[in-house]
Context: one part of a larger RNA
RNA sequence: UUGGGUUUAAAGGGUGCGUAGGCGGUUUGAUAAGUCAGUGGUGAAAGUUUUGGGCUCAACCCAGAAAUUGCCAUUGAUACUGUUUGACUUGAGUAUUGCAGGGGUACAUGGAAUUGAUGGUGUAGCGGUGAAAAUGCAUAGAUACCAUCAGGAACACCGAUAGCGAAGGCAUUGUACUGGGCAGUUACUGACGCUGAUGCACGAAAGCAUGGGUAGCGAACAGGAUUAGAUACCCUGGUAGUCCAUGCCGUAAACGAUGAUUACUCGCUGUUAUGCUCUAGUAGUGUAGUGGCCCAAGCGAAAGCGUUAAGUAAUCCACCUGGGGAGUACGCCCGCAAGGGUGAAACUC
Numbered sequence: 001u002u003g004g005g006u007u008u009a010a011a012g013g014g015u016g017c018g019u020a021g022g023c024g025g026u027u028u029g030a031u032a033a034g035u036c037a038g039u040g041g042u043g044a045a046a047g048u049u050u051u052g053g054g055c056u057c058a059a060c061c062c063a064g065a066a067a068u069u070g071c072c073a074u075u076g077a078u079a080c081u082g083u084u085u086g087a088c089u090u091g092a093g094u095a096u097u098g099c100a101g102g103g104g105u106a107c108a109u110g111g112a113a114u115u116g117a118u119g120g121u122g123u124a125g126c127g128g129u130g131a132a133a134a135u136g137c138a139u140a141g142a143u144a145c146c147a148u149c150a151g152g153a154a155c156a157c158c159g160a161u162a163g164c165g166a167a168g169g170c171a172u173u174g175u176a177c178u179g180g181g182c183a184g185u186u187a188c189u190g191a192c193g194c195u196g197a198u199g200c201a202c203g204a205a206a207g208c209a210u211g212g213g214u215a216g217c218g219a220a221c222a223g224g225a226u227u228a229g230a231u232a233c234c235c236u237g238g239u240a241g242u243c244c245a246u247g248c249c250g251u252a253a254a255c256g257a258u259g260a261u262u263a264c265u266c267g268c269u270g271u272u273a274u275g276c277u278c279u280a281g282u283a284g285u286g287u288a289g290u291g292g293c294c295c296a297a298g299c300g301a302a303a304g305c306g307u308u309a310a311g312u313a314a315u316c317c318a319c320c321u322g323g324g325g326a327g328u329a330c331g332c333c334c335g336c337a338a339g340g341g342u343g344a345a346a347c348u349c
Stems, first nucleotide, its partner, number of pairs: 004320003007303002012317001014202004021195003025088003029084003033081002035077008048066007091192001092189004096184004103178006110155001115150007125137002163170002207248006216242002221237004259316006267294001268292010278281001298305002322349003331342004
């Protein structure tokens, strides 16, 4: 490379937008580039294959033929592909009437709780533990109870096997701005589509920079226990951080460990949104989403998957090729740094 694969054995990019490229609905005419057919030229010789012949045979040599799967020219064919002309509506999109939603951003807003401060009542303990203890707090009046105030962070119940979002993710309540989706109805555009290398954007947590903020929690750290030891698990404290703004970082078991799009292929049962029908209900039925279940077929090494496919097919992209060495070294690119991206070999089994 071919072939084969990518839920769990190696392997789906974290996600989207989109350039080049690849692929692409129905139909009319034209063209004849691809495609197919004929003819001509060329495709050196030797070699190869084959038919004969010559050395006593063979190797070897000679002659004829084939092959040389190719290229060029020319004459035709026109189903398919391409190019081009006109048309179509089912793919795609737009308009319109409604609908649901923790989708996003900004600004406001509420109550419970923790903590602290102040005042009051009140007195000797409190706290902590799995059985216990100590560090710690407390007669300078703690803990407990009541009242007032301050500040920060998170939003109990509702809450769900529920909803929204491309993914990351999103939940007190309200307002403003704003993205996407679904259903119905006709109308319009008329293939405008799918995928997508490079690229661009977004991207949990931790971390970084600057400036704020800091109630609780809490890496590091300190102390007390435990223990043979205890750089831990448990306890008392506690800095960074967690929060906000701006800018970086660009990684996760970024998981459904399952790329995107399209079509097809038995059923059952919930649920969300919405339309239609009737006998108006615990009904029937359509579309879109989201679950469960056993499954029918089929697939699979099995576990299992099974209209939300891992089934049957098509298009495009990404990735894999024994274990270790190693996601390391070197180089390059990015980053303030931490580090990230790309990514070997020797050697060894």